[in-house]
């Protein structure tokens, strides 16, 4: 330099193929419950510009284009 894959909550990921209800799960954090107490269990809460910018559309995490970063392959 060329090609491919990926980027979503503090962490690990689903959702993207086929655009459409309020963006979700587990772990972690915080509060409550339970206990003599701790842990486990149970209930609840907070936490996201869906990597950045632009375009298409009535509507974009999802489609298109550009950029940035990570990983893999080729040279």
């Nucleotide at each position: 330099g060329c090609g491919g894959u990926c980027a979503u909550a503090a962490c690990u990921c689903a959702g993207u193929c086929u655009g459409g209800u309020u963006a979700g799960a587990g772990u972690g954090u915080c509060g409550g419950u339970c206990u003599c107490a701790u842990a486990a269990g149970c209930c609840g809460a907070a936490a996201g510009u869906c990597c950045c910018g632009a375009g298409u559309u009535c509507a974009a995490a999802u489609c298109u284009c550009g950029g940035u970063g990570a990983c893999c392959g080729c040279a």
This is a predicted structure of a 75-nucleotide RNA (transfer RNA) from a Candidatus Woesearchaeota archaeon. It matches the Rfam family "tRNA". Gene Ontology term of the family: triplet codon-amino acid adaptor activity. It is annotated as a transfer RNA. RNAcentral holds the sequence, with entries from ENA. The source organism's lineage runs through Archaea, Nanobdellati and Candidatus Woesearchaeota.